Small-subunit ribosomal RNA from a metagenome, 1405 nucleotides, folded computationally. The coordinates come from a structure-prediction model, not an experiment, and the mean pLDDT is 83. The RNAcentral record of the sequence draws on SILVA. It matches the Rfam family "Bacterial small subunit ribosomal RNA".

């Protein structure tokens, strides 16, 4: 720009214009103009012309809106109408004769505010009324022929009913036109009927009295109960009547691959409606959108007495709403009304505006153009990206704005001329061709010309997966974001922003709707064993479905014509606007219905045949099949009597109940109910529920089998009627044991329970009810086919037997395995869950709910049918790997047990937690934090507080500059820190100048034991030194997994062997490592001394032989014997060995778990601070103290203390060290001082337990040492807060430690002491080292942890799981409430407008 499309809500209410009028050639005729002619100038007659208004004719039932009502012959579709009507149109026949009375308009009054109304006068007609003619018209008597009822055609009797003029022309006889009357077909258009179709609900199952029908009759244009009167009792319904609920209905639109689901906006046809109701005039047609007329509501006017009004027509306005337009031009076109005709009207129609609502086309430029400018954004600072994108250089001009020119829509008008035809005497005229001929709302139209310039014209949405297209930054489970999954809790590709990028583009994305995708209602095309779902069972109607053969028929079936299935739409082929949307012209297409001809397979139907399906009929045999009756014995209570004496009885253990009034236990006798042990049995039998001593007697079903007999009689089953466990229930019986309810004792936190001791209904029968169970094979019923194996029940039968069994064949039942199929997987598998076919019954997410409400059955209890609001997002199955169990097998561990010593009770250290405080830094928290980081806080350490004090900084690089660097001393300070005085001129050099140090000065930076161990890395703890954890390749399974690694057997061990669809491997055990035990070798100094020498002394000589050090070797491997196993690993015994089955002991820690611990050991991301959260000093804290915990030291005493005397280690350490010998102190120490970087000297004496003598004699002691005093050492700038140690003095609690709990299995435990780091000092603590040196382990039940294998599982953050109720409080939803209001329905009565229709009276004519 074209083309479409616009109140889905309130059929709500409307201001204001406007949509329906026309015709003077039906008619009388007014104002008004013209215009003759008279005039007393006032006017008047006469013609022509004619607004308005009126009678009178058509029209107004069309077109236009809207969808409220309607489940209906409304609508579609295809008849029927022998049951009708149809104005104007068309084509036919015959006629338009002669008369008569009113009446509006007008004029006069008169009422009224209006609307209007009334009375007197006088008038015309295509208005209105008779008369007359008329038929093949109407009706009517009596017939005849064909026919589909009131049809058609025809004869015949009697009756009825018509009219209107107007215009032109004219030789004035007429003639032509437009009407009028009556009739025929015709076209349209309308009413009326019928078949067939198209919503829900059965929680609506019986509806219906004009109701079915019939007769007469009315009534209608026309069939009818349309109506009325009698008569008779019908009609409708499970093929859904009635009822309620919703709703115009179709061509068609929207989806889909089709079937099908959704819709009925615009265009077309139909109906309906017209503020609600209700009624009829009028007419060809209305029960009338812009007519009356009552009634109601509601607005409006009013003088209050009355009156007007109807937008779901066009615009428009208010309400309502998520939400839908101009109060416009125009009759130029097409179309209608009315007219002869011009022509008038005509919100229909034609246009144009508004609105990206939709569909379509266009264009926002095009080529070039790297220095890959700038800017942004990202960087691992190298660049990379926007981006050829810009800018620049050169070109176009669609559009655009400006000027000019311009078409088609328009034509067969009106008339006017010319030809020619038919009648006629001519004219008008009528018909047909031809020539001229007014007229354009759109509209500054489309298009076209010239000119101007890149000039006028790009946005929206997304960028985690589905789904194309990622980075940064803020944010910190906050903001927010989401279609589904999800995202966000400090490294968001998910939330906001920027950058890039993707898509789609004058649009784009979000919301609702519909359909799809959904085989998620399964006709196409699903299921029921365990997901949802087989009625409890069978028997049977209606329906469905049905064995074999002929023949016939044509209903279903097929196949051919005819008619219709409106047009538009959809498909298709060609054309018209530049294209395209949009239109046009033509084609084909239609699965539907009706006629009509044929075809006979199948199905049905009709006749008639078979016999194999079904039923009947000898017989033999089996059964807890049912239904009554009658009988037994065991046991059990219970009465009786005898015998007896204290318990009995129960139970995990008790009690309560029983018993000296004699139980229980026993013997005898009687009683009662009730149930039948053995047999017995995945055995029988029944439709299922279910049936169990015995016999009788009545009685149903099934199996096996010769022969016969009907001859499809079958199968399934909605409704319907019978059966139907056990509780219940109504009535009577009956009651022995059991036994809900109840009572009582136990258990327990309770225990309305599990467990005891009593015990009612009920359990039993008889007569109803009740109809439900996990009524289960969680598996409906019948038919047929489809490998087998092996039980067991019942018949038959053989070549098996004399017979009876075995054994083999058949039929029917019950089980088990299992093939092929099938299944999600368990698993079914001739008894199907496998292939088919018939029938019926259910299922369509969990919950809510098998609940409510209804109804129906029931005495009740309660069954049967069955919902929705509201909630979630999952709920189920069925395997599969964990984890787990107060499941279960099998092993192991100082795990329990058996022993020995502790912890818990004192005091003390130490540490933690609270508490306190300026500050009591931090961190570690169940085992696996608490003598732990800390192998060593008086200052330092040190992170902490307090004060003082520094800013490029205590420390690192890097630039500049000045100075050597150092080192003394004064002075002020609590130091840090400030101030000042002096001494020192230094190394290397190519002589340029370097290297180190100090100082200053700007910046870049430093620095942080600040945060995050939940962002990390590295290290560690634990299960746990438990014996596990995988992988490869192969089988197996849809899979997810499984196997292997499961099994026997053994092991300390997934260690080894055997078997195995599994062979094989890796990480782990186990060995190699060191270490201690035995030996041999080498080598002897600093070590050692048998034998020589010497001495106090291995102190010296010698010597290496032996200890001993320390290198290298040897030894042990179940190798050898026996025995068990299985001829195997292996495992008991044994010999020999220093040592024996891993020789003790270490180091070593698989796959992982625990977000387990550490950012304060160290690195290390982001975050944080930067005259501080950095750094420097001084003091002070980390040492506090009502209290609680954890480890630990010492003890409570005599296996002891003390006193004196005597004996034996190993391992370590040492130059800022170890520090002899000697003198000093009571001691701690101190002086001096030798030796030794140490097999040499030292610490270091005598290590202590120990052994030997004294004395202590059971006691708050000669125990025990805290506390507390006085006096002293030592480290160390300093011992006050705060260190060790020595003497003297004091001399607490404590006399073995409760509930609970820890270690240990052999050189262990327990007891003894030494050493070392750490350290200036400072060890009850940590980490080695040696003395002395036990006790007990039946054994695996039970505690704890573990391992395998198996089972359950509703767990998988994996039992500290998960998960149920109830309660509080606050909201949503339903529900219930005294009550209170509203709608429909239906049914009865009472008043009733306006109408129609008869009837009376009375007026008119």
């Nucleotide at each position: 720009g074209g083309c479409g499309c616009g109140u889905u809500u309130u059929a709500a209410g409307c201001a204001u214009g406007c949509a329906a009028g026309u015709c003077g050639a039906a008619c009388g005729g007014u104002a008004g103009a013209g215009u003759u002619c008279c005039u007393u100038c006032g006017g008047g007659a006469g013609c022509u012309u004619g607004a308005g208004a009126g009678u009178g004719g058509c029209g107004a039932a069309c077109g236009g809106g809207u969808g409220a009502g309607u489940a209906a012959c409304a609508c579609g579709u295809a008849g029927a109408u022998g049951a009708u009507c149809u104005g104007c149109c068309u084509u036919g026949a015959a006629g338009u004769u002669g008369g008569g009375g009113a009446u509006a308009g007008c004029c006069c009054a008169u009422a009224g505010a209006a609307a209007u109304a009334u009375g007197g006068g006088g008038u015309a007609a295509u208005a209105c009324c008779g008369g007359a003619u008329a038929a093949u018209c109407u009706c009517u008597u009596a017939g005849a022929a064909c026919u589909u009822u009131g049809g058609u055609u025809u004869u015949u009797u009697g009756a009825g009913g018509a009219a209107a003029g107007g215009g032109g022309c004219u030789u004035c006889g007429g003639c032509c036109u437009c009407g009028c009357u009556u009739u025929g077909a015709g076209a349209u258009g309308a009413g009326u009927c019928u078949g067939c179709g198209g919503c829900u609900u059965a929680u609506u199952a019986g509806c219906u009295a004009g109701u079915u029908g019939g007769u007469a009759g009315g009534g209608u244009a026309a069939a009818g109960g349309c109506c009325u009167a009698c008569c008779a009792a019908g009609g409708c319904g499970a093929c859904g009547a009635u009822a309620a609920g919703u709703a115009g209905c179709c061509g068609g639109c929207c989806u889909g691959a089709g079937a099908g689901g959704g819709u009925g906006a615009c265009c077309g046809g139909c109906c309906a409606c017209a503020u609600u109701g209700g009624g009829a005039c009028u007419g060809a047609g209305a029960c009338a959108c812009g007519g009356c007329c009552c009634a109601a509501a509601c607005u409006c006017c009013u003088a209050c007495g009355g009156g007007a009004g109807g937008c779901a027509g066009c615009a428009g306005c208010u309400a309502a709403g998520a939400a839908u337009c101009u109060u416009c031009c125009g009759c130029a076109a097409u179309g209608g009304g009315c007219g002869c005709a011009a022509g008038c009207c005509u919100g229909a129609c034609g246009g144009a505006g508004c609105g990206a609502c939709g569909c379509c086309g266009c264009g926002u430029g095009g080529a070039c153009g790297a220095a890959g400018a700038a800017u942004g954004c990202c960087g691992a600072g190298a660049g990379g990206u926007u981006g050829u994108a810009a800018a620049g250089u050169c070109c176009u001009u669609u559009u655009a704005u400006a000027u000019g020119c311009g078409a088609a829509g328009a034509a067969u008008a009106a008339u006017g001329c010319c030809u020619g035809u038919a009648g006629g005497u001519a004219a008008u005229g009528a018909c047909a061709g031809g020539c001229a001929g007014a007229u354009g709302a759109c509209g500054u139209u489309a298009g076209c010309u010239u000119a101007u310039g890149a000039a006028u014209a790009a946005g929206c949405u997304c960028c985690g997966g589905c789904c194309a297209a990622u980075u940064a930054c803020g944010u910190g489970c906050c903001a927010g974001c989401a279609g589904c999954c999800g995202c966000g809790g400090u490294a968001a590709c998910a939330c906001g922003u920027a950058a890039g990028g993707a898509g789609c583009g004058a649009g784009c994305g979000u919301u609702g709707u519909u359909c799809g995708g959904a085989a998620u209602u399964a006709u196409u095309g699903g299921g029921c064993g365990u997901a949802a779902a087989g009625g409890g069972c069978a028997u049977g109607u209606a329906g469905g479905c049905g064995g074999u053969u002929a023949c016939a028929u044509a209903a279903g079936u097929c196949c051919g014509a005819u008619g219709u299935g409106a047009a538009a739409u959809a498909c298709u082929a060609c054309a018209g606007c530049u294209u395209a949307a949009c239109u046009g012209u033509g084609g084909a297409a239609a699965c539907g219905c009706a006629u009509u001809g044929g075809a006979a397979a199948c199905u049905g139907u009709g006749u008639g045949a078979c016999u194999u399906g079904a039923a009947u009929c000898a017989g033999u045999a089996a059964g807890g099949g049912g239904u009554a009756a009658c009988c037994g014995g065991a046991a059990u209570u219970c009465c009786u009597a005898g015998u007896g004496u204290a318990g009995g009885g129960c139970u995990g253990a008790a009690a309560u109940g029983c018993g000296u009034a004699g139980a229980u236990a026993u013997u005898g006798g009687g009683a009662a109910g009730a149930a039948c042990a053995u047999c017995g049995g995945u055995g029988g039998c029944g439709a299922a529920g279910g049936c169990g001593c015995g016999c009788u007697a009545c009685u149903g079903g099934a199996c096996c089998g010769a022969a016969a007999c009907u001859g499809a009689c079958a199968c399934u089953c909605a409704g319907g009627g019978a059966c139907g466990a056990a509780a219940g229930c109504u009535a009577g019986g009956g009651g022995a044991g059991c036994g809900a309810a109840a009572g009582g004792g136990a258990u327990u936190a309770g225990a309305u329970a599990c467990c005891c001791c009593u015990g009612u209904a009920g359990u039993c029968c008889u007569a109803g009810c009740u109809g439900u169970a996990a009524a289960c094979g969680a598996u409906g019923g019948a038919a047929a086919c489809u490998a087998g194996g092996u039980g067991u029940g019942g018949c038959u039968u053989g070549u098996a037997u004399c017979g009876a069994c075995c054994c083999g064949a058949g039929c029917c039942g019950u089980g088990c395995c299992g093939u092929a199929g099938c299944u999600a997987a368990c698993g079914c598998g001739u008894u199907a869950a496998g292939u088919u076919u018939c029938c019926c019954g259910c299922c369509u997410g969990g919950g809510g709910a098998g609940u409510a409400c209804g109804c129906a059955c029931g005495c009740a209890a309660g069954u049967g049918u069955g919902a929705a609001a509201c909630u979630c997002a999952a709920a189920g199955g069925a395997a599969u790997u964990g984890a787990c169990g107060g499941g279960g097998g099998c092993c192991c561990g100082c795990a329990c047990a058996a022993g020995c010593g502790g912890u818990g009770g004192a005091g003390u250290a130490u540490g933690u937690g609270g508490u306190u405080u300026a500050a009591u830094u931090c961190g570690a928290u169940g085992c696996a934090a608490c003598g732990c980081g800390a192998a060593g806080a008086a200052c330092c350490u040190u992170a902490c507080c307090a004060g003082g004090g520094c800013u490029u900084g205590a420390c690192a690089u890097g630039u500049c500059g000045c100075g050597a660097a150092u080192c003394u001393c004064c002075u002020u300070g609590a130091a840090a820190g400030g101030g000042g005085a002096g001494a020192g001129u230094g190394c290397c050099u190519u002589c340029g100048g370097g290297a180190g140090c100090g100082c200053g000065a700007a910046c870049a930076c430093a620095g942080g034991u600040g945060g995050u161990g939940c962002a990390u890395g590295g290290c560690u703890g634990u299960c746990g030194u438990c014996a596990g954890c995988u992988c490869g390749u192969g089988u197996c399974g849809u899979g997810a997994g499984a196997u292997g690694u499961u099994g026997g057997g053994u092991u300390a061990a997934g260690u080894c062997c055997c078997g195995c669809a599994a062979c094989g491997a890796g990480c782990g055990c186990a060995a190699c490592c060191c270490u201690c035990g035995u030996c041999u070798u080498u080598a002897g100094u600093u070590g050692c001394c048998a034998g020589c020498a010497u001495u106090a002394a291995g102190g010296u000589g010698g010597g290496c032989a032996c200890u001993u050090u320390a290198g290298a070797g040897a030894g042990a491997c179940u190798g050898c014997c026996g025995g068990u196993g299985a001829c195997a690993a292996a495992c008991c015994g044994g010999a020999g060995g220093a040592a024996g089955g891993u020789g003790g002991g270490g180091a070593u820690g698989a796959c992982g778990u625990c977000a387990a611990g550490u950012c304060a050991g160290c690195a290390u991301g982001c975050c944080c601070c930067u005259u501080a959260c950095g750094c420097c000093c001084u003091g002070g804290g980390c040492u506090a103290c009502a209290c609680a915990c954890g480890u630990a030291c010492u003890a409570c005493a005599a296996u002891g203390g003390u006193u004196g005397g005597g004996a034996c280690a190993a391992a370590g350490g040492g130059c800022a060290g170890c520090g002899a010998c000697c003198c000093c102190g009571c001691g701690a120490g101190g002086g001096a001082a030798a030796g030794c970087g140490a097999a040499u000297c030292u610490c270091a004496u005598c290590a202590a337990a120990c052994c030997c003598a004294g004395c202590c004699u059971c006691a708050g002691u000669u125990c025990a040492g805290a506390u507390u005093g006085c006096a002293g050492g030592c480290u160390g700038c300093a011992a006050c807060u705060c260190g060790c140690c020595u003497g003297c003095a004091u001399g607490a609690a404590g006399g073995a430690g409760g509930a609970a709990u820890c270690g240990c299995u052999a050189g262990u435990a327990a007891u003894c002491g030494c050493a070392g780091g750490u350290c200036a000092g400072c060890a009850u603590a940590c980490u080695g080292c040696g003395g002395u040196g036990a006790a007990u382990u039946c054994g695996u039940u039970c505690c704890c942890g573990g391992g395998c294998c198996u089972u359950g599982u509703a767990c998988a953050c994996a039992c500290c799981g998960c998960c149920c109720g109830u309660c509080a409080c606050a909201c949503c939803a339903u529900g219930g409430a005294a009550g209170c209001u509203g709608g429909u329905c239906a049914c009865g009565c009472c008043c009733g407008a306006a109408g129609u229709a008869g009837u009376u009276a009375c007026c008119c004519u």